[in-house]
Molecule: transfer RNA
Organism: Clostridiales bacterium
RNA sequence: CCGCUCGUAGCACAGUCAGGAUACUGCACCGGAUUCCGAUUCCGGGGAACGGGGGUUCGAAUCCCUUCGAGCGGA
Numbered sequence: 001c002c003g004c005u006c007g008u009a010g011c012a013c014a015g016u017c018a019g020g021a022u023a024c025u026g027c028a029c030c031g032g033a034u035u036c037c038g039a040u041u042c043c044g045g046g047g048a049a050c051g052g053g054g055g056u057u058c059g060a061a062u063c064c065c066u067u068c069g070a071g072c073g074g075a
Stems, first nucleotide, its partner, number of pairs: 001074007010027003020058001029045005051067005
């Protein structure tokens, strides 16, 4: 310098290909039940507009452009 992959809650991820709508699941966290107290188990609850910016569209996590970061490969 070129190419590819990835970036979504505290953590790990789904959703992207074929745009449809205030975003899935688990762990963690908070409250309750159970217990002498904890743990476990069960019930309930809150948290993210999707790395940043711009564009297309009625509508973007999803498509396009640009940029930042991480990884891999090739010069």